[in-house]
RNA sequence: GGAACUGGCUACUCUGUCGCUCUACCAUGGUAGGGAGGAAAGUCCGGACAACGCAGAGCGCCAUACCACCUAACGGGUGGGACUUCCCGGUAGGGGGAGGUACAGAACGUGUCACAGAAAAUUACCGCCUAAGCAGACCUUCUGCCGGUAAGGGUGAAAACGUGCGGUAAGAGCGCACGGCUUCAGUCAGCAAUGGGUGAAGCGGAUAAACCUUGUGGGUUGCAAUGUCACGUACAUCCUGAUGGAUCUAUCCUGCAGGUUGCUCGCCUGCAUUGGCUUUGGCCAGAUCGGGAGGGGUAGACAGCUUAGAUAAAUGACAGGGACGGAGUAAUCCGACAGAAUCCGGCUUAUCGGCCAGUUUUCCUA
Repeated sequence: GGAACUGGCUACUCUGUCGCUCUACCAUGGUAGGGAGGAAAGUCCGGACAACGCAGAGCGCCAUACCACCUAACGGGUGGGACUUCCCGGUAGGGGGAGGUACAGAACGUGUCACAGAAAAUUACCGCCUAAGCAGACCUUCUGCCGGUAAGGGUGAAAACGUGCGGUAAGAGCGCACGGCUUCAGUCAGCAAUGGGUGAAGCGGAUAAACCUUGUGGGUUGCAAUGUCACGUACAUCCUGAUGGAUCUAUCCUGCAGGUUGCUCGCCUGCAUUGGCUUUGGCCAGAUCGGGAGGGGUAGACAGCUUAGAUAAAUGACAGGGACGGAGUAAUCCGACAGAAUCCGGCUUAUCGGCCAGUUUUCCUA
């Protein structure tokens, strides 16, 4: 000097003329000051705040999942662990660097593993077998049946843990040795996740962004929330649920309904009444608390609301000079993603440039 990666800052500048908008003052158009980002975007998370009178419990549903710390909190951040990808080193390297992970449980249970292959779990296609039994023949071996086998071969991502020795008719953890993995016990290091080493018992895998199990968390709706004021009319319409009991002066039970969260329970609140007719049963009409259909009226102002604070949405246009970057011999030309609407902390996506720091690797020079 080149390349790759990680993190941080910035996001042109000056002058003039005219224009838009907000605030303050003077006052009826003047003065002074302010006016869009690192993502304002997506609406994906977490909160502040507001309403649901006062509390809730269970289920459902949703989310989350290695360890420690930070944080108001988070599905966020920092570091570490485990698994894994690439590069370097190197060759039985333990290592270094840069990434990824939806990273609890498969010894709870149920599912799934296409195609190929005999078979995807306890299977036998090609093979191997002078064991035991039977038959035949060219007779001491060969062929066939029956039987044994999972070492060799094939298929596949994966085929009953691997290698070696023994053993056997041929083999097989069948036995042994050394390894691998799982579980358990105890020991050392570490806050922990985990890691090292020892011993014992075992040995098909994978898969839970498959169902499921376990732990943890979650009330709902959201500034079009919500609060205050004003204006306004028509319900004389139709359908429909309830209109009870006990006790003794006020309470309980029950019925209908409303509210709180998807459901249930609980809790709170409202109503449970008047008249007429009738031979009893009961019927009719109103009324109250509700639910619904149809119809009618209104849609304004203020607050919420902001050192930008609009309310259909302002934050600009033109001219000249300068800086940075790129193309070009030069003149000259080009310069991203993009625009606030209650606010804040994150995540994700888009993006022309400039500056700074760090890590790895490579080239040159000394």
A computed fold for a 366-nucleotide RNA from a Lewinellaceae bacterium, annotated as Bacterial RNase P class A. Rfam family: Bacterial RNase P class A. It is annotated as a ribozyme. About the family: Ribonuclease P (RNase P) is a ubiquitous endoribonuclease, found in archaea, bacteria and eukarya as well as chloroplasts and mitochondria. The prediction has a mean pLDDT of 76. The model forms 93% of the base pairs in the Rfam consensus. The sequence was found by an Rfam model in a public genome assembly.